[in-house]
Context: one part of a larger RNA
RNA sequence: GGAUGAACGCUAGCGGCAGGCUUAACACAUGCAAGUCGAGGGGCAGCACGGGUAGCAAUACCUGGUGGCGACCGGCGCAAGGGUGCGUAACGCGUGAGCAACAUGCCCUAUACAGGGGGAUAAUCCAGGGAAACUUGGUCUAAUAUCCCAUAGUAUUUAGAGGAGGCAUCUUCUAUAAAUUAAAGCUUCGGUGGUAUAGGAUUGGCUCGCGUGACAUUAGCUAGUUGGUAAGGUAAUGGCUUACCAAGGCGAUGACGGGUAGGGGACCUGAGAGGGUGGCCCCCCACAAUGGAACUGAAACACGGUCCAUACACCUACGGGUGGCAGCAGUAGGGAAUAUUGCAAAUGGGCGAAAGCCUGAUGUAGCAACGCCGCGUGUGCGAUGAAGGUCUUCGGAUUGUAAAGCACUUUUUGGAGGGAUGAGGAAGGACAGUACCUCCAGAAUAAGCCUCGGCUAACUACGUGCCAGCAGCCGCGGUAACACGUAGGAGGCAAACGUUAUCC
Numbered sequence: 001g002g003a004u005g006a007a008c009g010c011u012a013g014c015g016g017c018a019g020g021c022u023u024a025a026c027a028c029a030u031g032c033a034a035g036u037c038g039a040g041g042g043g044c045a046g047c048a049c050g051g052g053u054a055g056c057a058a059u060a061c062c063u064g065g066u067g068g069c070g071a072c073c074g075g076c077g078c079a080a081g082g083g084u085g086c087g088u089a090a091c092g093c094g095u096g097a098g099c100a101a102c103a104u105g106c107c108c109u110a111u112a113c114a115g116g117g118g119g120a121u122a123a124u125c126c127a128g129g130g131a132a133a134c135u136u137g138g139u140c141u142a143a144u145a146u147c148c149c150a151u152a153g154u155a156u157u158u159a160g161a162g163g164a165g166g167c168a169u170c171u172u173c174u175a176u177a178a179a180u181u182a183a184a185g186c187u188u189c190g191g192u193g194g195u196a197u198a199g200g201a202u203u204g205g206c207u208c209g210c211g212u213g214a215c216a217u218u219a220g221c222u223a224g225u226u227g228g229u230a231a232g233g234u235a236a237u238g239g240c241u242u243a244c245c246a247a248g249g250c251g252a253u254g255a256c257g258g259g260u261a262g263g264g265g266a267c268c269u270g271a272g273a274g275g276g277u278g279g280c281c282c283c284c285c286a287c288a289a290u291g292g293a294a295c296u297g298a299a300a301c302a303c304g305g306u307c308c309a310u311a312c313a314c315c316u317a318c319g320g321g322u323g324g325c326a327g328c329a330g331u332a333g334g335g336a337a338u339a340u341u342g343c344a345a346a347u348g349g350g351c352g353a354a355a356g357c358c359u360g361a362u363g364u365a366g367c368a369a370c371g372c373c374g375c376g377u378g379u380g381c382g383a384u385g386a387a388g389g390u391c392u393u394c395g396g397a398u399u400g401u402a403a404a405g406c407a408c409u410u411u412u413u414g415g416a417g418g419g420a421u422g423a424g425g426a427a428g429g430a431c432a433g434u435a436c437c438u439c440c441a442g443a444a445u446a447a448g449c450c451u452c453g454g455c456u457a458a459c460u461a462c463g464u465g466c467c468a469g470c471a472g473c474c475g476c477g478g479u480a481a482c483a484c485g486u487a488g489g490a491g492g493c494a495a496a497c498g499u500u501a502u503c504c
Base pairs, nucleotide, nucleotide: 001504002503003502004501006500007499008498009497013375014374015373016372017371020367021334027331028330030329031328032327035076036075037074040073041072043069044068047067048066049065050063051062052061053060054059083287084286085285092212093211094210095209096208097207098206099205102204103203107200108199109198110197111196112195113194115149116148117147118146125138126137127136128135129134155180156179157178158177159176161174162173163172164171165170185192186191215257220250221249222248225247226246227245228244229243230242231241232240262284263283264282265281266277267276268275269274289310290309291308292307293306312323313322314321315320340365342364343363344362347361348359349358350357351356378408379407380406381405388399389398390397391396413441414440415439416438417437418436422431448493449492450491451490452489453474454473455472459488460487461486462485463484469476470475
C1' cells in the first nucleotide's frame, strides 16, 4: 500500500447493488416451514343449495338429492427444496479412467396384453378401558387395497448343443427342452391410467492411477490382520460376514499414534513465482439433542418418520405420557459483535385431467454507513482587502473572494398532479401509489474526522513544568515544549475519518 462476513471512537444528507451469530453443533416459549388427489373407494361430521314434515311466522326436525367435503381406506409426494460444518487426513474431495461386477420411480420410444374368481379390513355402528396420550372387543362394508386361477416371452432359473469375439474370471448370437412369474379401472367419451419386455435419457452405486496439511520430543504396526477355498449377504465386486487352510500384509518413498481440519470452483495479495483464506454464490461430502437399529420405498438406514438406550425439559389423577429450530422469524445465554415473531403477484417445486391448493424455496419490503459505487451540501461576480479572531519587529501580516452584497440555478429537499414494465391472450401485481414524468416553492434541508518533531504533506502563541500527559519506531515533557493541553492557522481524506484485530 491492498484486503475484511469485522468491531470500537467521533460524525452523518440521499440513492443503487451486494452482504449481515466468525462466539455456545448452547437451551428453546409461540406461529408458520409438506402436502395434494372425490376423474381410485366406502361414505356424510361440518357448510351451502334443493326437497319434505310441524308451525301464522321466526324457526325446529328429517332427507347424500346437489355443490362440495372433516376424519377414514387408497395413490403420488414427503430421499427434493431449506439449514449447519460436529465428525472426517478419507477414494472424503479434485482430476483422469474403468464396471466383461451394478441399480434407476416419474419422463421418452417400441412391441404385446388386461380373461375369470375369492376372502378380508378401516371408516361407520355397538360395548368398554384410561387423568391424558391413546387404546381393546364385537357387527357391517368398498376400492386403482389384497389374494387365487388362467394366458405370455427377446423375462427369470435349470439343462445340454453350435457359431463368433475378447480383457483373466468370460461376453455375445442362434435354435431346443423344462419350470416359474402379470394386470385396474375411472371418465364430462375428448381421454387418462394399469401389466410385461426391450431400448433411451437422467440420477446414483462400486473400483483404480495421480494429487490433496503439520508433529520423528510418535518407529515399529497388524489375528479378519494378508491371501486362498467354500458358503452367506448385496442391485453389484469384495474379509463385507462366517467356517476351514496357509502365514502373511504395512513401514524412514514415514507405517502406527496423538494433535489440527469439511474438500473444490474460487477469494485476497503479489510483476510473477509464491503466500494466505475457504464467509456470500455454485458442485461434492457429512450431520440432524447424544449413541444405536432397522422398516417402508425406485432411492433413506430418513432434519419437521418408527423403535431402543442416554441426558435434558415439560404434563400427570403418580398408574403413565410428551418433546427435539444446525428450516423462517423470534427468545434466553455467550460475546467486541451480526437484523423483522413483515407481505405473497411472478419463477421453480409437489399433487391434480383441469380449475386449483400447498410451498419461511423464491420474490420483495423492514433494520444497521457493514462494504462497493454514484450524487449532493450551491454557481458567477464581488477589495473599503469590512468587522471579529490570531500573530506582531506595532509598520503590518494572516484568516481572505472567504463573508456581506448583487445576479442566477434547483441536482437534492418539500408540496401538488400523473403513474408503470414485470401478466405471451380477457381478468388477476406482494413490491407500490414504488421507479419514472410534469408543475410549484425556496440557497433553501445537508461536513466532518485525523494529523502538523523526523520517517511524513502541514507552525505559531499561550498554559503546564520529568507533573499532567503523548508515543507505530526514534523519542518528547525537569520555566521560552513546532512532540503534552487549548487557540489561531495549515495539511490529508471526505459521508465519512481514525483506531484495533488478521492476511499478503